[in-house]
Source information:
Model confidence (mean pLDDT): 85 of 100. This is a predicted structure of a 1444-nucleotide RNA (small-subunit ribosomal RNA) from a metagenome. Rfam family: Bacterial small subunit ribosomal RNA.

RNA sequence: AGGCAUGCAAGUCGAGCGGCAGCAGGCCCGCAAGGGCGCUGGCGAGCGGCGUAAGGGAGAGUAACACGCGGGUACCUACCCUCGGGACCGGGAUAGCUGCGGGAAACUGCAAUUAAUACCGGAUAAUGUCCCUGGACCAAAGGUGUGAUUCCGCCUGAGGAGGGGCCCACGUCCUACCAGCUAGUUGGUGAGGUAACGGCUCACAAAGGCUACGACGGGUACGGGGUGUGAGAGCAUGCCCCCGCUCACUGGGACUGAGACACUGCCCAGACACCUACGGGUGGCUGCAGUCGAGAAUCUUCCGCAAUGGGCGAAAGCCUGACGGAGCGACGCCGCGUGCGGGAUGAAGGCCUUCGGGUUGUAAACCGCUGUCAGAGGGGAACAAGUCCAUGGUGGUUCUCUGCCAUGGUUGAGUGAUCCUCAGAGGAAGCGCAGGCUAAGUCCGUGCCAGCAGCCGCGGUAACACGGACUGCGCGAACGUUAUUCGGAAUCAUUGGGCUUAAAGCGUCCGUAGGCGGCCGUGCAGGUGAGGUGUGAAAUCCCUCGGCUCAACCGAGGAAUUGCGCUUCAAACCACACGGCUUGAGAGAGAUAGAGGUGAGCGGAACUCACGGUGGAGCGGUGAAAUGCGUUGAUAUCGUGAGGAACACCGGUGGCGAAAGCGGCUCACUGGGUCUCUUCUGACGCUGAGGGACGAAAGCUAGGGGAGCGAACGGGAUUAGAUACCCCGGUAGUCCUAGCUGUAAACGAUGAGCACUAGAUCGGGGGGACCUCCACAUCCUCCUGGUCGUAGCGAAAGUGUUAAGUACUCCGCCUGGGGAGUAUGGUCGCAAGGCUGAAACUCAAAGGAAUUGACGGGGGCUCACACAAGCGGUGGAGGAUGUGGCUUAAUUCGAGCUACGCGAAGAACCUUAUCCUGGUCUUGACAUGCUUGGGAAUCCCGCCGAAAGGUGGGAGUGCCCCUCGGGGAGCCCUUGCACUGGUGCUGCAUGGCUGCCGUCAGCUCGUGUCGUGAGAUGUCGGGUUAAGUCCCUUAACGAGCGAAACCCUUGUCCUUAGUUGCCAGCGGGUAAUGCCGGGGACUCUAAGGAGACUGCCGGUGUGAAACCGGAGGAAGGUGGGGAUGACGUCAAGUCCUCAUGGCCUUUAUGAUCAGGGCUGCACACGUCCUACAAUGGCGCGUACAAAGGGAAGCAAGACCGCAAGGUGGAGCAAAUCCCAAAAAGCGCGCCCCAGUUCAGAUUGCAGGCUGCAACCCGCCUGCAUGAAGUUGGAAUCGCUAGUAAUCGCGGGUCAGCAUACCGCGGUGAAUGUGUUCCUCAGCCUUGUACACACCGCCCGUCAAGCCACGAAAGUGGGGUGCGCCCGAAGUCGCCGUGCCAACCCGCAAGGGAGGCAAGCGCCGAAGGUGAACUCCGCGAUUGGGACUAAGUCGUAACAAGGUA
Repeated sequence: AGGCAUGCAAGUCGAGCGGCAGCAGGCCCGCAAGGGCGCUGGCGAGCGGCGUAAGGGAGAGUAACACGCGGGUACCUACCCUCGGGACCGGGAUAGCUGCGGGAAACUGCAAUUAAUACCGGAUAAUGUCCCUGGACCAAAGGUGUGAUUCCGCCUGAGGAGGGGCCCACGUCCUACCAGCUAGUUGGUGAGGUAACGGCUCACAAAGGCUACGACGGGUACGGGGUGUGAGAGCAUGCCCCCGCUCACUGGGACUGAGACACUGCCCAGACACCUACGGGUGGCUGCAGUCGAGAAUCUUCCGCAAUGGGCGAAAGCCUGACGGAGCGACGCCGCGUGCGGGAUGAAGGCCUUCGGGUUGUAAACCGCUGUCAGAGGGGAACAAGUCCAUGGUGGUUCUCUGCCAUGGUUGAGUGAUCCUCAGAGGAAGCGCAGGCUAAGUCCGUGCCAGCAGCCGCGGUAACACGGACUGCGCGAACGUUAUUCGGAAUCAUUGGGCUUAAAGCGUCCGUAGGCGGCCGUGCAGGUGAGGUGUGAAAUCCCUCGGCUCAACCGAGGAAUUGCGCUUCAAACCACACGGCUUGAGAGAGAUAGAGGUGAGCGGAACUCACGGUGGAGCGGUGAAAUGCGUUGAUAUCGUGAGGAACACCGGUGGCGAAAGCGGCUCACUGGGUCUCUUCUGACGCUGAGGGACGAAAGCUAGGGGAGCGAACGGGAUUAGAUACCCCGGUAGUCCUAGCUGUAAACGAUGAGCACUAGAUCGGGGGGACCUCCACAUCCUCCUGGUCGUAGCGAAAGUGUUAAGUACUCCGCCUGGGGAGUAUGGUCGCAAGGCUGAAACUCAAAGGAAUUGACGGGGGCUCACACAAGCGGUGGAGGAUGUGGCUUAAUUCGAGCUACGCGAAGAACCUUAUCCUGGUCUUGACAUGCUUGGGAAUCCCGCCGAAAGGUGGGAGUGCCCCUCGGGGAGCCCUUGCACUGGUGCUGCAUGGCUGCCGUCAGCUCGUGUCGUGAGAUGUCGGGUUAAGUCCCUUAACGAGCGAAACCCUUGUCCUUAGUUGCCAGCGGGUAAUGCCGGGGACUCUAAGGAGACUGCCGGUGUGAAACCGGAGGAAGGUGGGGAUGACGUCAAGUCCUCAUGGCCUUUAUGAUCAGGGCUGCACACGUCCUACAAUGGCGCGUACAAAGGGAAGCAAGACCGCAAGGUGGAGCAAAUCCCAAAAAGCGCGCCCCAGUUCAGAUUGCAGGCUGCAACCCGCCUGCAUGAAGUUGGAAUCGCUAGUAAUCGCGGGUCAGCAUACCGCGGUGAAUGUGUUCCUCAGCCUUGUACACACCGCCCGUCAAGCCACGAAAGUGGGGUGCGCCCGAAGUCGCCGUGCCAACCCGCAAGGGAGGCAAGCGCCGAAGGUGAACUCCGCGAUUGGGACUAAGUCGUAACAAGGUA
């Protein structure tokens, strides 16, 4: 491993050779220019030798003897080392050079000639090779030098060292959705080939070989030492360095050589690129730099051979992008600096603030000091050892060679310790974070926006979570982020997990391979254990020392390397071999229970149908109906017959079977179990991947059968709909025979086997003991089916000798939810479908058990005017009032049940408000402080104006001090500043207050106990109560808040006290009256007390609490009424009572004035008033209350007015006076059932009262008018006794206005003593998928958007082999007619041997072609799936979820 410009990366040797292109020197010719001479130094090109197979790069390929570890040998090995032996005599060529050619170039042809350490022949020849043991065969080269046995080389043999080839055991990723692969394939014989074994190749004959311990195929990947992590075991990984392998543009091939099938060699083919004269050529950076491209991303076209190493050389030396250095990059590790000391008016500034202050912070400034690093200048150790030269010494067979020593000389690319000098705190701090995890918080801005986010999650107006600031925290030349690995994760579990319900036991059995396996003995030594030994390279890690000032880094030694080999020993265990045993297992004999299986036959009941008889109008069915059947005679009933299916009672909590499953009776065949005897065999056993068999229901095929039932389907109902639930019919099917299917909640949701580990009890089947025997009872024992329960286990529920306990063996299965048991592939099936079985994508959960609540169209008990029983109403009418809506300039605002005669205890103005229209004011209508100017305060009068307001004039001069100039206090006006104001917003920022559940009986705590825990217990249970009231029981014992009681009021009595109250008796007085004297008896007043406690009696009850009845009593079981409202719930209500955070507003959202509106009216609702009449209406007469109010007040008598009212004013701050008449009632009279003598709306006229003012818009009076309404649909409200109903009286608010509200008394019922139902509530229990708690949760289609995936006619590409065709280079073989110097024959010519070219053949890359397989992409359309604030339709599931 994409393509590459340019330069460099492998040369060297003249001491191998012929030589001389160029350079230098010399010599010769020449005046010079120039020419000549290889003579010397040297040397281009060439021949030759060695090297180029190393070093350097890369990881494409490779799942393989490639690598690792340990062995082996049929082998080779240049240079190096040691040892032995040898080097004799010859020969012929060829480059170069020269000459002549071809070509653009690259390059190349012919001729002649030449050398060698090039080539060849002969000789010699063993310790070499072959061998038939006779023998045969094989070598060499010289160079330097005056001079070589001696130096450098040459040949041969042996050995060594190092290197390599080949072989073997073991180890080495994923995939079975790859299960079968293989023809040279497997072995043999022979031959060839190789350095060497071998099918390595070939011929022949044979038919083998591999594979579930995973062959073959597919995917991925260089392997190791090591590295990261981890306690380890492991898991992940293979960068740098080291070892090995492989590759060199892609594919094929050989040549040369010791070594290559050769990175910078050759040939061929291909793709690409370049040159070209178009004929033809050239190239290969995965060497060092560098460049383009690609990419998130990766450097200088540097210096040097000084060191280390390599090649060549005798050497000098040359070459060396190996290497040594430098450069760039915070890429990593390490070290260092950015200063040190002092310094509080705690400066300024910033930020916060409760405005006091706090913090930044000794931080800074300022004062004193130092000089690291960087900067400038200068010196400089070391990295250098050696080689070589010279001289000297000393050794080596004295040699031209050389070991060692000494002296002198010679070699630095680059780094640079360190030292000196200079200046000066001067040049040098950032990054992340601050909600929790996790160290560190405040303010402002923003307002589900902008944004943050590792997980949980933040952000919708007070954000410690966003952004900024300040502060803090953490690290620091770094800090964060991203990606990735290991860890935590016992979350793949060997160490070290699980499978009843969380994911997980195959539906069951048989059985192959495999795994595991009883007792005793002997042997062996494979496993195992122990020792020794070899190896486990170095580096790394660890330890100890040492070297750089330290460290990083480096050096030395040690340890470690858990592994493998060899060897010795041991023999318990495992394995193996042999022998034996009987308890496991099996056999035998004798008994025995059973719905075990298969086949055949038989039976009765019921049902339906058919026929016949009787009979005569209905039957049937349901919540109620209808469809349906029936006068052609149903249903009902009787008889006869036919048919099919299933077998009541027995029947069981029972039995049998491997499971599925098996139920009338009989027969035949047949499987298994149990017990007893202990006769036989002698481990024959257990489990069981694959495999085989069986296997409910439904379904399928073929043929039968078909009574009943009954999918589909038809009809009737129900319903908003009802493709359902209910009803009437009804086909397949259900049944039989033969075959297929092979699944279930095939469940004990619990695999099989063996052993052990407390019991109790109830069943089924045997045997035995006891008893003289039999039966029963009792006891023992084996098998089997249940229940409870100990220990243990378990998350709990639970389980517990039938384990889910304790252990062992074997198998199966699981690893978050959804997607999905889907898709695809394979396989089985007739089909339906089964088995095997993913991924993309998506979610932050899905789930189990238990807990507390809440809820249920679950259950039980209980309460309440909840219902029922009853009385009176509302809903209909008219009116009043509130609300909605509408309207309007405005109709101010709030309020679900728990708003709506409510806030409003009283809107004509005022009230009144961001209501509306319009006019005005601006330090303000109101508060406090400062300030400018002026003035006492205050009062009066004008003008404009609707007023507010604006504007002008006048009067007036106070108090204190005083130096008589003035100053000061308070008040007023004015200027300015702080501010003030706001019924503006937020009740979802709040306080307070209030409503509802609810006057319901509940809500909790301490200690103890139980539970891993949430929590439980107590508070449950049995009684009882109005009550968690009380009693009893009790692992609870006590306590608190609630209930009750205490408080107020009312009912009886007593005491005390009698004024304004009272008047029995006594007295006085009046027309009359407690009017007066008196009185306290009574009523009453108002203070105190008594009284009621289930105390007494009887009964019931547990010798209880209590209940029932009774006595007494004014009152009886809480006497009536009130006040009193637990923990909590509703983000309930209220920012418009008040208070208050924040926000908003400031010539206005503040303030003020006038007018209007809040009263508006088609309509709807709530609450009331008055009625509809005779228990009434009207008139007259007449009686009896309580509780209140009264001074800006209540107001008597009197007078006026029909009346409202007026005049007038006695009395009264009230048990004294007044309001004040109570009314219903009672008595008498009229009305006579009518829209009326009922009812009173509406309207007209005339008046009265309050008030500045009654038009919008008050109340009252009189006269007149006289509407609707004749008891109110569906529905709905209140009330259980002095209550409902009915009657009037008073009060607050208030100038005036009451059918409302708050109180008061008068008259005064009915019904129910029940809990089935509706509503609400309490307790216990049950289910739950709810917990925002059923107004909950939640499912599916459809519609919309978006995402990934599958199918799909087809289409585009990659990969892999296979058949056939073509066939380059090249080896090998054949041939070799053409060509050829060496050797042989020959005088020669020529011939021979040998060789070469050409040719042919086998093989053979690329290529072509064909049929396949496989993978990936695209694909109209189509299918489902996931996801997405508010879409549509229904309501499937969760409660009995309303049909489990």